Transfer RNA from a Clostridiaceae bacterium, 73 nucleotides, folded computationally.
Model confidence (mean pLDDT): 82 of 100.
Its Rfam family is "tRNA". The family's RNA type in Rfam is transfer RNA.
């Protein structure tokens, strides 16, 4: 230099014929325990990497960028 994957919650990660943002664990609070861990039950959390476009309507389509990884030279 020139090609491709990937970026979603605090973490790992799902979501792809464009229309409801999930899951697990983690964190709260309650329950249960002498008391902790486990369990059970409720609950909070999220500019879907930024920016622009196309759409009635975008995590999801299209450009263009940051970052990571991986392949060619």
């Nucleotide at each position: 230099g020139g090609a491709a994957g990937c970026a979603u919650a605090g973490c790992u990660c799902a979501g792809c014929a464009g229309g409801g943002a999930g899951a697990g664990c983690a964190c709260u609070u309650g329950c249960c325990u002498u008391a902790c861990a486990a369990g059970c039950a409720a609950g909070g959390g999220g500019u879907c990497g930024c920016a622009g476009g196309u759409u009635c309507a975008a995590g999801u389509c299209c450009u263009g960028u940051u970052g990571c990884u991986u392949c060619c030279a």